[in-house]
Predicted 3D model of a 77-nucleotide RNA (transfer RNA) from an Acidobacteriota bacterium. Rfam family: tRNA. Rfam links the family to the GO term triplet codon-amino acid adaptor activity. The sequence was found in a public genome assembly.
RNA sequence: GCCCUCGUAAUCCAAUCGGCAGAGAUAGCAGACUUAAAAUCUGUAGAGUGUGGGUUCGAAUCCCACCGGGGGCACCA
Numbered sequence: 001g002c003c004c005u006c007g008u009a010a011u012c013c014a015a016u017c018g019g020c021a022g023a024g025a026u027a028g029c030a031g032a033c034u035u036a037a038a039a040u041c042u043g044u045a046g047a048g049u050g051u052g053g054g055u056u057c058g059a060a061u062c063c064c065a066c067c068g069g070g071g072g073c074a075c076c077a
Base pairs, nucleotide, nucleotide: 001073002072003071004070005069006068007067010026011025012024013022019057028044029043030042031041032040050066051065052064053063054062
C1' cells in the first nucleotide's frame, strides 16, 4: 500500500427486509433485608449508534471519504 471485518449507554452485547435504539447481562444510584456489611430482592437514571457528508418520507442498518481496533496479502535483499 491492497482486501476483509468490527466500532451502539460506564462495560459486554441486542435491535428481523430501512420503520419509536433496549430482549438482556454487569457496573452505578435509591429502597427492602441485616447490629452493620456482603449476598439476595425491588425500583431507577444514563445514547442518538466512531467522525463528516450523501440517498430516502424515514438510516445503527444502504452509498462515499476519513479515524480507530482485529485479521489476511503484498512490499521490505